[in-house]
RNA sequence: AACAGAAAAAGGCUAACUCUUUGAAAGAGGAGGGCGCAAAGUCACAGAUCUAAAGUACCAAUUGCGGUACCAUGAUAGCUGGGCUACCUGA
Numbered sequence: 001a002a003c004a005g006a007a008a009a010a011g012g013c014u015a016a017c018u019c020u021u022u023g024a025a026a027g028a029g030g031a032g033g034g035c036g037c038a039a040a041g042u043c044a045c046a047g048a049u050c051u052a053a054a055g056u057a058c059c060a061a062u063u064g065c066g067g068u069a070c071c072a073u074g075a076u077a078g079c080u081g082g083g084c085u086a087c088c089u090g091a
Base pairs, nucleotide, nucleotide: 003090004089005088012037013036017032018031019030020029021028022027035078041084042083043082045081046080047079048076049075050074055070056069057068058067059066
């Protein structure tokens, strides 16, 4: 250095939920809180999943701004794979 994470040591992050902010929504930010995590650090490259504002098609007419379907340019890195980086130790 690579590989590994059984046992340690110092630590780290933070699920659900609550309050609040933001967003059309999915979700995201802050504070609290810890289910868990050896990369649960980071990156939307590939797959997958979530949402559907705008757009398109159809229906409706409830004189309104509705409904259904499709669709990411939105999102999820704590879905899988992959890239980059990294503490400790060496069964």
This is a predicted structure of a 91-nucleotide RNA (c-di-GMP-I riboswitch aptamer) from Perspicuibacillus lycopersici. It was read from a public genome assembly, where an Rfam model found it. The organism belongs to Perspicuibacillus, within Bacteria.